[in-house]
Molecule: Bacterial RNase P class A
Organism: Actinomycetes bacterium
C1' cells in the first nucleotide's frame, strides 16, 4: 500500500413560513411528538380470562458439554465435524446391534449382497482362435455408494494371505467438571448410508389471547333441555352442580311448582368510556416550501455541478431473522514493497 475477517457507532444539521395529533392555557399562545431495525410474526415472558389450578393418554417442542438468564429453540465459552492458505464461518451434533422402511435407473451384485469384461490352471479342438471344467475378487466397467486405505513381500494368478504404517475393536493408563483428547499393549478385524424417514431414548409443555378483558348505554321474543345431563382446548379418570314452597312416605327417599345457574336453537342491539403510558392515534398524527451549512461524488479545482439509504409505533419487555446509500472507530489475517 492492497485484499479480506470480526465487532462498534452515526445515519443529516440550523433558521423561517404554512400545515397535522395530543396536552395545557383561554380566544391567543406554549410544550411534546417513530427505529436500529419500528419490518418478519420465528421464539420466550409480563399481563388478562377460563378453571376441577388434580392424574393420565393423545399431541407438540428441544437434542454434544458447561455456564448465564425471568425464560427460550437465545447468549457466552468449549468439544467434535465440514469449508477456507488464514483471520474466521457454518452445524442435517442422542440412538442404525429394539423394530419397520428407503436408495429409481444402471450394474453380475446394494447388507453381510457378487462374477459382466478380465487374470491363472487342466482338458478338447485348432492356429480365424474357440469350447468346457476349476480357481480368483487384486485390475476394468456400472453407480451417489461395491467385502477397510496405501506400500512391500508372496502366489499358478490373486486375496490381510503375510508384514510396516494408518483405520477399527478390546483392555489398561494419563489429562479434563464434562463433551472429549493423548499414550501403551493385544488382535487380522465386529455388521455400509439415510432417523430434517417412521421409530426408540432423555428433558420440557394447561388453554386462549389486547380483536384478551372491565364498566356504562341500547335493544328485543322467545322455545327446548338439565344427572343416561352440564362444567378450562381433543379423549379418559377423578371432582363439582342452588334456593323456597307443597304432596306422598315410618325413615332413607320419590314427585310437582316458581326462581336461579348452565347448555342448544331462534330473534334483537351493535354506541361510549376504559384497558392505553414522558407519541398514544383508532380510517389511523411528523408533511410541504425557502435559505444556509455539512457527509459523499464528479470536473475545467481560491470554484462549479450534484447531493443523503432501509424505512413508520398500536398493551409492554427480552431475543432471533431479514433490509440498508454513505461514513466512523478498534482488533485480527493474507499478499506486496521499503528500511
Nucleotide at each position: 500500500c492492497g485484499a479480506g475477517c470480526u465487532g462498534u457507532c452515526c445515519g443529516g444539521g440550523u433558521a423561517g413560513u404554512c400545515g397535522c395529533a395530543g396536552a395545557g392555557u383561554u380566544a391567543u399562545c406554549u410544550c411534546u411528538g417513530a427505529g436500529g431495525a419500528a419490518g418478519g410474526u420465528c421464539g420466550g415472558g409480563g399481563c388478562u380470562c377460563c378453571a376441577u389450578a388434580g392424574g393420565g393418554c393423545a399431541g407438540g417442542a428441544u437434542g454434544c458439554u458447561a455456564g448465564c438468564u425471568a425464560a427460550c429453540g437465545g447468549c457466552u465459552a468449549g468439544u467434535c465435524g465440514a469449508g477456507g492458505u488464514g483471520a474466521c464461518u457454518c452445524g442435517c451434533a442422542g440412538g442404525a446391534a429394539a423394530g419397520u422402511g428407503c436408495a429409481a435407473c444402471a450394474g453380475a451384485a446394494a447388507g453381510u449382497a457378487g462374477a459382466c469384461c478380465g487374470c491363472c490352471g487342466g482338458c478338447c479342438a485348432a492356429u480365424u482362435u474357440g469350447g468346457u471344467c476349476g480357481g480368483u475378487a487384486a485390475g476394468g466397467g456400472u453407480g451417489a455408494a461395491a467385502a477397510g486405505g496405501c506400500g512391500u513381500g508372496g502366489u499358478a494368478a490373486g486375496a490381510g494371505c503375510a508384514c510396516a504404517c494408518c483405520g477399527c475393536a478390546a483392555u489398561g493408563g494419563a489429562g479434563g467438571u464434562g463433551a472429549c483428547u493423548c499414550c501403551a499393549u493385544u488382535g487380522g478385524c465386529u455388521c455400509g448410508g439415510c432417523a430434517a424417514a417412521c421409530c426408540c431414548c432423555a428433558u420440557c409443555c394447561g388453554g386462549a389471547g389486547c380483536a384478551a378483558g372491565g364498566u356504562c348505554a341500547a335493544g328485543u321474543a322467545g322455545a327446548g333441555g338439565u344427572a343416561u345431563g352440564a362444567g378450562u382446548g381433543g379423549c379418559c379418570c377423578g371432582c363439582u352442580c342452588g334456593u323456597a314452597g307443597c304432596c306422598c312416605c315410618u325413615u332413607u327417599g320419590g314427585g310437582c311448582u316458581a326462581c336461579a345457574a348452565c347448555c342448544u336453537c331462534a330473534g334483537g342491539u351493535g354506541g361510549a368510556c376504559u384497558g392505553c403510558a414522558u407519541a398514544g392515534a383508532u380510517g389511523g398524527a411528523u408533511g410541504a416550501c425557502u435559505a444556509c451549512c455539512c457527509a459523499g461524488g464528479u470536473c475545467u479545482u481560491u470554484g462549479a455541478c450534484u447531493g443523503g439509504a432501509c424505512a413508520g409505533a398500536a398493551c409492554c419487555c427480552c431475543g432471533c431473522c431479514u433490509a440498508c446509500a454513505g461514513g466512523u472507530c478498534a482488533g485480527c489475517u493474507c499478499g506486496g514493497a521499503c528500511a